[in-house]
Context: one part of a larger RNA
RNA sequence: GGAUGAACGCUGGCGGCGUGCCUAAUGCAUGCAAGUCGCACGGGCCGUUUCGACGGUCAGUGGCGCACGGCUGAGGAACACGUACGUAUCUGCCCCGGGGUGGGGGACAACCCGGCGAAAGCCGGGCUAAACCCGCAUAGGCUCUGUGGAGCAAAACCGCAAGGUGCCCUGGGAUGAGCGUGCGGCCCAUCAGGUAGUUGGCGGGGUAAUGGCCCACCAAGCCCGUGACGGGUCGCUGGUCUGCGAGGACGACCAGCCAGACUGGGACUGAGACACGGCCCAGACUCCUACGGGAGGCAGCAGCAAGGAAUUUUCGGCAAUGGGGGCGACCCUGACCGAGCAACGCCGCGUGGAGGAUGACGGCUUUCGGGUUGUAAACUCCUUUUGCGGGGGACGAUUUGGACGGUACCCCGCGAAUCAGCCCCGGCUAACUCUGUGCCAGCAGCCGCGGUAAUACAGAGGGGGCAAGCGUUAUCC
Repeated sequence: GGAUGAACGCUGGCGGCGUGCCUAAUGCAUGCAAGUCGCACGGGCCGUUUCGACGGUCAGUGGCGCACGGCUGAGGAACACGUACGUAUCUGCCCCGGGGUGGGGGACAACCCGGCGAAAGCCGGGCUAAACCCGCAUAGGCUCUGUGGAGCAAAACCGCAAGGUGCCCUGGGAUGAGCGUGCGGCCCAUCAGGUAGUUGGCGGGGUAAUGGCCCACCAAGCCCGUGACGGGUCGCUGGUCUGCGAGGACGACCAGCCAGACUGGGACUGAGACACGGCCCAGACUCCUACGGGAGGCAGCAGCAAGGAAUUUUCGGCAAUGGGGGCGACCCUGACCGAGCAACGCCGCGUGGAGGAUGACGGCUUUCGGGUUGUAAACUCCUUUUGCGGGGGACGAUUUGGACGGUACCCCGCGAAUCAGCCCCGGCUAACUCUGUGCCAGCAGCCGCGGUAAUACAGAGGGGGCAAGCGUUAUCC
């Protein structure tokens, strides 16, 4: 000098765009953050009725979604990440193609009846629908195979119709994911030996799939000074800051990957999870209780407490973009879009412009002549950014639809009106005098100032530097 997710002191007019718990992965009151489909299905209630039915709503069965999106950085020194290759694999929805969708049967909710409980809720009996469940048939295809063969499907719905949406088997694609390998990037040797499923083989189990992933048997290997093992620290990267560069430091915001969801463990469902707002078990904690028993998980958005030098609204809207469901209308969406708060940062603008000497008054200083503040003010003329008042008024939306917002922006009017501070002035380093103080009070980044004329302390006048900021502290280059 530059930089910062900054903080602190003094000060503070406006706008645009960003950014905003770095500490306790501490605990959380309250609200919201994931639903949707009646064109899969049967009911309850309400309404209409031409008595065929239709519409609305509610819980239930069923389907899809809830594995995305959002948050955090605890753990982890590891194929976690980055990069380059690879394959023994899977892939819902989407795209292109081939074939099929025949015929039967059954259950359980809702509902009704009864019972238990303070509640959370639970139990027994009875009825019922479907795109729910189970056989049979068929097999272009797929799987297994001893090549003879064996096994494996399905669901229908809407429309007057054309047609549309589905379902089953299957080939390919796209996307996403799993797995493997080489290389790369931290510290400590005051950690030197480590290892028994350990290293490899054979056979098996398991998985979507390879593999000591797991198991039986066999062999005795495997890693290590190019640092094994152990310990410490840490999310990694694109990048960011700095620097001429080489390099050093960092990894907030944005983007990719990973990991976690009160702590530990486990599986279920599913195309996908070992699943933040799912389930089960254990633990700690909090809450309710009729003491028998129950409920909960903000590292989602706001918000509260605590910790801390320190970090915001319990706001508006689904109008846009994107996502889920639906044929659609539409519904949901604290993702997101906006507004609010904060000079936290960057950028832009303003606090007026021109004229104005008797160089006024006042202040300060003085060698008492004057000098300086200083064209500064007053005063004259002008302008109106900003501001205030009034009027018009968007783009963003390509059919309906605008939270932002009567906002931005434009026009008219008023009136210099509403708007300057902070640090420094011994040298480094730009800027000097007076008074007070008297090694005191104090200053200080280093050198150093202060013990009676202090340009170094304090005040004042003046000056210098930046400016809605200026300084200080911390950290990095």
Model confidence (mean pLDDT): 87 of 100. A computed fold for a 477-nucleotide part of an RNA from an uncultured bacterium, annotated as small-subunit ribosomal RNA, 5' domain.